A computed fold for a 72-nucleotide RNA from an Elusimicrobiota bacterium, annotated as transfer RNA. Rfam family: tRNA. Rfam links the family to the GO term triplet codon-amino acid adaptor activity. By type it is a transfer RNA. Model confidence (mean pLDDT): 83 of 100. The sequence was found in a public genome assembly. The organism belongs to Elusimicrobiota, within Bacteria.
Formats: sequence, structure tokens, C1' cells
RNA sequence: CGGGGAUUGGCUCAAUGGUAGAGCGCUCCCUUGGGGUGGGAGAGGCUACAGGUUCGAUUCCUGUAUCCCCGA
Repeated sequence: CGGGGAUUGGCUCAAUGGUAGAGCGCUCCCUUGGGGUGGGAGAGGCUACAGGUUCGAUUCCUGUAUCCCCGA
């Protein structure tokens, strides 16, 4: 320098262009003599950033940033 991939709650990951979910973790309650296990409820995201297309974008397009892989 060229090509490809990834970026979404604290962590690991989902999500056909139509109100962003799950597991683990966290908080509270029940259960226990106490803890663990188990059960119930809740908080936590405007999806890396900036634009474009669209009635509507996590999703499609362009650029930027970071990381990974391949090639030179």
C1' cells in the first nucleotide's frame, strides 16, 4: 500500500428495512438458622463515529477510527 472481517447493556453474543433481545453478571424480594441452589421482579443500550438512501436503518451505501486475518 491492496483485499477481507469485526465494532450492539459490565462481559459473551443474537436480531428478514418496521417499538433492540438472550445467557452470565448487578439490585431487590421469596425460599434457608446463614450461604449456595432454585423461583419472582427490576435497573442497565438511543447499536464505534459522521453523512447518504428510504415513510422508516443495528440492517443498505459512502467516509473515518480501532482491532484481527491474508497478500505485496